[in-house]
Molecule: transfer RNA
Organism: uncultured Lachnospiraceae bacterium
RNA sequence: GAUAGGUUAGUCGAGUGGCUAAGACAUCGCCCUUUCACGGCGGUAACAUGGGUUCGACUCCCAUACCUAUCA
Numbered sequence: 001g002a003u004a005g006g007u008u009a010g011u012c013g014a015g016u017g018g019c020u021a022a023g024a025c026a027u028c029g030c031c032c033u034u035u036c037a038c039g040g041c042g043g044u045a046a047c048a049u050g051g052g053u054u055c056g057a058c059u060c061c062c063a064u065a066c067c068u069a070u071c072a
Stems, first nucleotide, its partner, number of pairs: 001071007010025003018055001027043005048064005
């Protein structure tokens, strides 16, 4: 340099155009317990950036940034 794939809470990770953006770990609160641990219930917290298509975009298209792989 070329091609392909990826980027979603603090971490992992699902989401094939209309979702209140799932779940787990973590964190905070309450219950339980003599206390801690375990367990139960609940809360907070996320779509890389900029454009385009569309009535509507995490999802489709383009560019940019970063990461990974292969080739040179």